A computed fold for a 163-nucleotide RNA from a bovine gut metagenome, annotated as Lysine riboswitch aptamer. Its Rfam family is "Lysine riboswitch aptamer". Rfam links the family to the GO term lysine biosynthetic process.
[in-house]
This record gives sequence, structure tokens and C1' cells, in this order.
RNA sequence: GAUAGAGGCGCGGUUACCAUCAGUACCCUCCGUCCCCCGGCAGGAACCGGGGAGGGGAAAGGGGUCGCCGCCGAAGACUUCGUCCGUUUCCUGCCGGGCGGGGCUCUGGGCCGUCGGAUAAUAUCCGCCGGACUGUCGCGAUUCUUUUUCGCGGAGUGCUGUC
Repeated sequence: GAUAGAGGCGCGGUUACCAUCAGUACCCUCCGUCCCCCGGCAGGAACCGGGGAGGGGAAAGGGGUCGCCGCCGAAGACUUCGUCCGUUUCCUGCCGGGCGGGGCUCUGGGCCGUCGGAUAAUAUCCGCCGGACUGUCGCGAUUCUUUUUCGCGGAGUGCUGUC
């Protein structure tokens, strides 16, 4: 340098089905309002809508289960660039979210917990911190000559096998 592997409630993607989203958005009819106030945030211009009753009534994202696929920096986060979305329309700025590209940036892994963020959400996901556990290597000790056990520490740019 090449190649093949290991960690385990291991990681990610995807079809189908299911619940939730929600009796919500939206549509129709009737009644009413149209000053003020409100519409992700701020400002400006315009003008669309808002409430009650009845009838009808979703979807996407997110989630669960089985199967299938690709894998072990799997993947996630952060940052930067591009693009799209948000409000009735337009303009300026901000904020948030989706998708794609870059980064010799950070994190070994899953679990539990406080806090914070996203979200309709108690689900779920993400982040900082803490806890024990687990895998790996190094050091020290122990050990029935070597299996095991204990303690401390490091990080996947690592570890193991073969060439």
C1' cells in the first nucleotide's frame, strides 16, 4: 500500500400495511363581522381572509411492524456554497426547515438521565453534559504458564487477519 473482517437492542435506505396527524386544513349552505386586532419575525405597499351553526372531509412530513437492500465513519452533527419552501400578493432584511455539493472539523458504539432544540405530539430525531455498560489497543498488577480477573488511559486518521 492492497484486500478481507470484528463490536451489537449495530448504522442507514426502501416497498407494503397500521396508528397518529384530525374531525385539523379545506369545500358547501346559512347567520354575522369587515373599526380595532390578527396572518414565522421586523419594515413598506396593496388588498385577500378571519367569527358562529350545520353537512362533507383530506394529505405530506415525522412514527411503528414485517420484508428487502446497502453497510461497520456504518452514520450523525457542525460549517460553507447552491437551490427550494414559509404570509393573501409583492419588495427588503432576519429566522426556521427540506434537498444536493464541499470539509484530511468533531463523535468508537448502543442504553439511561437532566437541560436545550426540531415537531401536531407525551411519539420520534438531534445536541451539550453526566452515569454505568460494551468492543478495541496501550500500560500496570494478578493469574492455575497464561486462560482469566482488576485498575488506569487513548481514539475509528483506530483495531484484527492475509498478501